[in-house]
Bacterial large signal recognition particle RNA, 267 nucleotides, folded computationally. Model confidence (mean pLDDT): 76 of 100. The model forms 91% of the base pairs in the Rfam consensus.

RNA sequence: CCGCGCUAGUCGGGGAGUUAGCGGUGCCCUGUGACCUGCAACCCGCUACAGCAGGGAGGAAUUCCGGCCCGAGGGCCGCGUCUGUGCCGUCUUGCCCCCGGUAAGCGGUGAUGAAGAACCGGUCCCGCGCAACGGUUGCCCGUGAAUCAUGUCAGGCGGGGAACCGAGCAGCAUUAAGCGGUGUCAAACGUGUGCCGCGGGGCAGCCGUUUCCGAGCAGGCUGCCGGGACAGCGGGCAUAGAUGUGCGUUCGGAGGCAGGUGCGCGG
Numbered sequence: 001c002c003g004c005g006c007u008a009g010u011c012g013g014g015g016a017g018u019u020a021g022c023g024g025u026g027c028c029c030u031g032u033g034a035c036c037u038g039c040a041a042c043c044c045g046c047u048a049c050a051g052c053a054g055g056g057a058g059g060a061a062u063u064c065c066g067g068c069c070c071g072a073g074g075g076c077c078g079c080g081u082c083u084g085u086g087c088c089g090u091c092u093u094g095c096c097c098c099c100g101g102u103a104a105g106c107g108g109u110g111a112u113g114a115a116g117a118a119c120c121g122g123u124c125c126c127g128c129g130c131a132a133c134g135g136u137u138g139c140c141c142g143u144g145a146a147u148c149a150u151g152u153c154a155g156g157c158g159g160g161g162a163a164c165c166g167a168g169c170a171g172c173a174u175u176a177a178g179c180g181g182u183g184u185c186a187a188a189c190g191u192g193u194g195c196c197g198c199g200g201g202g203c204a205g206c207c208g209u210u211u212c213c214g215a216g217c218a219g220g221c222u223g224c225c226g227g228g229a230c231a232g233c234g235g236g237c238a239u240a241g242a243u244g245u246g247c248g249u250u251c252g253g254a255g256g257c258a259g260g261u262g263c264g265c266g267g
Base pairs, nucleotide, nucleotide: 001267002266003265004264005263006262010057011056012030013029014028015027020047021046022045023044024043035055036054037053038052039051064260065259067257068256069255073251074250075249076248077246078245079244080243081242082241083240084239085238086237087236088235094233095232097228098227099226100225101224102223104222105221106220108217109216116212117211118210120208121207122206123205124201125200126199127198128197129196130194131193132191133190134189136187137186138185139183140181141180142179143178149174150173151172152171157166158165159164
């Protein structure tokens, strides 16, 4: 060095998740030269030699073992964008809303007289009056009594010798109480009444006339200043998700590189 037989190890690996941890079943990635049966997610098996049990294949290297390079892919972290949710008004001199001030611009008003001042009056209160309205009463009108109202009382009745006298129904007229109506009337009372009058009071403010004076007044819109309110919008913070990104960090398949690893017999 070659051949034959055998042994260790091998017959996929990785990520996330789960777990005290390891491996597996399930998910994802990768990949094939990459065995079979049974077990298993409130799970199964095991304990650092960390799946177990049974069977099989191949076997000292393309296939086993450790290292390095590269890097599919996953996890974590940071940042950007978008969306949802929550909080924030000393994060915000934001928008929107409210109040106060200012008077630069516009508009309004003012020599047909602003602002101010003075007088008077009104607005306010009390009393009285007038008016209006309300019901009541009176007045007026109508109606209103079988008898117990009045007058007149035909006829009839009673008395009388007679003249005449008496009572008196119906009718007619009138009227009481009562009932109803009307308002040009009257009285007293009342009032959520009044472009009303008189007297008194009051008069801070407001309104008006007149007088004096003579140029501003006012604050509607914009601007500016100050204060307040508001989480609707903008903004800030937190959080969740989606998406992109970082020569971030961690694990890392396949692939590549250089190494390591036996025993027996024969030539």